[in-house]
RNA sequence: UCGAAACAGGGAAGAGACAAGCGCGGAUUUUUCCCCGCGCAAGCGCCGAAGGUGCAAACCUGCCGCGGGCACGCGCAGGUGAAACUCUCAGGCAAAAGGACCCUGUUGCGA
Repeated sequence: UCGAAACAGGGAAGAGACAAGCGCGGAUUUUUCCCCGCGCAAGCGCCGAAGGUGCAAACCUGCCGCGGGCACGCGCAGGUGAAACUCUCAGGCAAAAGGACCCUGUUGCGA
């Protein structure tokens, strides 16, 4: 100096403050219903940046007429194969929390 890792601090998007119903409180005051607020929530509609899924090129292996062999080529089958792409399983859709990724610092490891 470079690479990756851990920790700390900071920054960090997208998408319904939807909703049957239930519970609590308030208001009202015979009670209930209607109204307001909060919480849970089936359901429908959405998002992609925890995590996870899939694969392009390329590479590798095998197969492919003839008596045998090599190389090349096309095709077929299989394997390896990235992402911020993709799927939307998980997660998320006011705030909070979380959050890929980025910056700074510290610690030790490797070259």